[in-house]
C1' cells in the first nucleotide's frame, strides 16, 4: 500500500471512488469530488427524490435517504352516531390568485493556521433566495344508507 477477522462509532446535498482533472514523483503516493432551506403515521413492492445560491467538475461512477407510486393498517376531513364511499395523512379536500419570512457556501482574502504543492481548516464581516409555512380570497366539492335528538 493491500486483504481478512473482530469490536466500536457515525451521515441525510449524506458517505465513499479505481474515470477524469490537478499536485508531488517517477516503485507510487496525494488532492479535489454538493452550499445551504425544506422533508418522516406505520408496513410491504416499485421507483430513485423538493426548493433555490453559487459555479460551469456541485463532471462521471457506486451506495444510501425524511420523495414518488400502488397497496393494506391507523387517523383527520365530508354539520351527531355507525358501515360505506370520496378525499388527505397529525399542518390531515383539491386547484387557483394575491399577501408574507428567513439561509450558508461562494467573495473580504496573494491575510491567519496546517502541507513541498494540488488543497485543507477555524474564527471575524460584508451580504444575497425559492419552495414550504402562514393569511386573505375564487373556483369546485363537501356524498349514500340506516339510527337518534333537536
Nucleotide at each position: 500500500c493491500u486483504g481478512a477477522u473482530a469490536u466500536u462509532g457515525a451521515a441525510a446535498g449524506c458517505g465513499c471512488c479505481a474515470g477524469a482533472a490537478c499536485c508531488c514523483a517517477u516503485g507510487g503516493g496525494g488532492u479535489u469530488g454538493a452550499c445551504g432551506a425544506g422533508g418522516a403515521a406505520g408496513g410491504g413492492a416499485c421507483u430513485a427524490a423538493u426548493c433555490g445560491a453559487a459555479a460551469u467538475a456541485u463532471c462521471g461512477g457506486c451506495g444510501g435517504a425524511u420523495g414518488g407510486u400502488c397497496u393494506c393498517u391507523c387517523g383527520g376531513u365530508g354539520a351527531g352516531c355507525c358501515a360505506c364511499c370520496a378525499u388527505c395523512g397529525u399542518u390531515a379536500g383539491u386547484a387557483c390568485u394575491g399577501c408574507u419570512a428567513c439561509a450558508a457556501a461562494a467573495c473580504c482574502a496573494u491575510a491567519c493556521c496546517g502541507g513541498c504543492a494540488a488543497c485543507g481548516g477555524a474564527a471575524g464581516g460584508a451580504a444575497c433566495a425559492a419552495a414550504a409555512g402562514g393569511u386573505a380570497g375564487u373556483a369546485c366539492u363537501c356524498g349514500u344508507g340506516g339510527c337518534g335528538a333537536u